[in-house]
Molecule: c-di-AMP riboswitch aptamer (ydaO/yuaA leader)
Organism: Gloeocapsa
RNA sequence: AUAGUAAGUCAGCCUAAUCUAGCUACUGUAGAGCGGGGGAACCAAAUUUGGGGCUUAUCUCUAGACCAAAGUCAAGAGAAGGACAUCUCUCAGUCCUAGUCCGUCAGCUAACCUCGUAGGCAUAGAGAGAAGACUG
Numbered sequence: 001a002u003a004g005u006a007a008g009u010c011a012g013c014c015u016a017a018u019c020u021a022g023c024u025a026c027u028g029u030a031g032a033g034c035g036g037g038g039g040a041a042c043c044a045a046a047u048u049u050g051g052g053g054c055u056u057a058u059c060u061c062u063a064g065a066c067c068a069a070a071g072u073c074a075a076g077a078g079a080a081g082g083a084c085a086u087c088u089c090u091c092a093g094u095c096c097u098a099g100u101c102c103g104u105c106a107g108c109u110a111a112c113c114u115c116g117u118a119g120g121c122a123u124a125g126a127g128a129g130a131a132g133a134c135u136g
């Protein structure tokens, strides 16, 4: 130095939201990666009960308050969806179902066009399998 290898330790989370180069200034920097939207044919479907998008963040039932009605608000139950510490699967347990945008308008959609890369947190169960870093 190369190859093999018992054992031990380590790896943060949600999210598309990370990395690289340059710069400290230019009205918004550029690229890669990741993610969203618009947009033919064919097919599909329609339009005030307005409609549509991002997102897990939706649906049904019960009885109640406001209301002329439509509808709105709050509570409970159920179904469905999502997250839980490297990754996948199984079991168990815990938690979440916020918010926001377009503005009468957009189904799918090749080429093409265009936008975002904010923010918020602190858990840690068991079994099987897989890859990696360090020590040895």
Stems, first nucleotide, its partner, number of pairs: 005136001007135004012121003018032004033117006043107001050105001051102004058079005064073003080097005086130006